[in-house]
Predicted 3D model of a 349-nucleotide RNA (Bacterial RNase P class A) from a Bacillota bacterium. Rfam family: Bacterial RNase P class A. Rfam links the family to the GO terms tRNA processing, ribonuclease P activity and dimeric ribonuclease P complex. It is recorded under the gene name rnpB. Of the family's consensus pairs, 91% are formed in the model. NCBI's taxonomy places the organism under Bacteria, Bacillati, Bacillota.
RNA sequence: UGAGUAAGCUGGAUGAACGCAGGCUCUGGGCGAAAGCCCUUGUCUGAGGAAAGUCCGGGCUCCGCAGGGCAGGAUGCCGGCUAACGGCCGGUGAGGGCGACCUUAAGGAUAGUGCCACAGAAAUAAACCGCCGCCUUUGGGGCGGUAAGGGUGCAACGGUGCGGUAAGAGCGCACCAGCAGCCGGGAGACCGGCUGGCUAGGUAAACCCCAUCCGGAGCAAGACCGUAUAGAGAAGCUGGAAAGCGGCCCGCUUAGUUUCUCGCAGAGGUUGCUUGAGUCCAUUGGCAACAAUGAGACCAGACAGAUGUUCAUCCACGACAGAACCCGGCUUAUAGGCUUGCUCAGCUA
Numbered sequence: 001u002g003a004g005u006a007a008g009c010u011g012g013a014u015g016a017a018c019g020c021a022g023g024c025u026c027u028g029g030g031c032g033a034a035a036g037c038c039c040u041u042g043u044c045u046g047a048g049g050a051a052a053g054u055c056c057g058g059g060c061u062c063c064g065c066a067g068g069g070c071a072g073g074a075u076g077c078c079g080g081c082u083a084a085c086g087g088c089c090g091g092u093g094a095g096g097g098c099g100a101c102c103u104u105a106a107g108g109a110u111a112g113u114g115c116c117a118c119a120g121a122a123a124u125a126a127a128c129c130g131c132c133g134c135c136u137u138u139g140g141g142g143c144g145g146u147a148a149g150g151g152u153g154c155a156a157c158g159g160u161g162c163g164g165u166a167a168g169a170g171c172g173c174a175c176c177a178g179c180a181g182c183c184g185g186g187a188g189a190c191c192g193g194c195u196g197g198c199u200a201g202g203u204a205a206a207c208c209c210c211a212u213c214c215g216g217a218g219c220a221a222g223a224c225c226g227u228a229u230a231g232a233g234a235a236g237c238u239g240g241a242a243a244g245c246g247g248c249c250c251g252c253u254u255a256g257u258u259u260c261u262c263g264c265a266g267a268g269g270u271u272g273c274u275u276g277a278g279u280c281c282a283u284u285g286g287c288a289a290c291a292a293u294g295a296g297a298c299c300a301g302a303c304a305g306a307u308g309u310u311c312a313u314c315c316a317c318g319a320c321a322g323a324a325c326c327c328g329g330c331u332u333a334u335a336g337g338c339u340u341g342c343u344c345a346g347c348u349a
Stems, first nucleotide, its partner, number of pairs: 001345010012314007020046005028039004048320001052331002055329005060218004067250004072214005077091005092106001093104004107209002112207002114203003128150002130146007158176006177199001179196007222271004231262007243253002279296001281294005
């Protein structure tokens, strides 16, 4: 200097004028049947790193108890973090990359079942071609041995080499892979060493087995105020049964419950609704995720749904894109600008 790799920040800026929404606040006023709402003064605050997807996990609310089991579903190497998770951090194994790094659907095939099409002799017990031996007879045939060579195939009774053999073969040996036993290291996944029989495939993002976890519904959840006061009738089931919010069984609660017809209200308003498993900074511990302590600041709560317009200057000439109960993640989209660590290549000193 170039190419890469990992992590992070930002995501137009400044000034003026007018305008929008909410909190607090001074003084008055208006609307409404009521609950309650609106305007006016001053001041403060006001969309994101993903607000998106609705894929996970929760907080919160309700279901009269939400208990046990089956079915069903999810996760799947080890350890740690967390309220929890299918998340994050750190490791191990495997795969990719020269490397920094990246990916990982990573338990069990000796509980059982299934599948491996076609091709091929044969896909769990195999001989088409070939090689060797014997017989026969002529350019063929028969018997026996073999699985090293060739062919088929994603994959063929471990791989390479040497010896040996009639020809071959772990038949023997050396090295390697796998498996089993023992020893050592490590909290553990796992790693290393020694010995040995020579080695009967793969597949569980196939069914399945094992381990762990899982009530349901959801802010249109729920609660309150005000307006009427208003419920009536019919049929079915029903004292241990109906009913009790994913399915079934048991248990439990418990005197009503289900369907239909007619009628009244349900229009409105307030709340839930933003102080939170939160955030900035510092110290300590930890490789880290993160935890503890201290101190500071409150930082959107709309409800047909609030932040827009104009002018001037600068500049990177502006991408993806707007909360709707809240939070922790994941996934997807993203113009441009900036910072740091590391790797590789070249050059110079």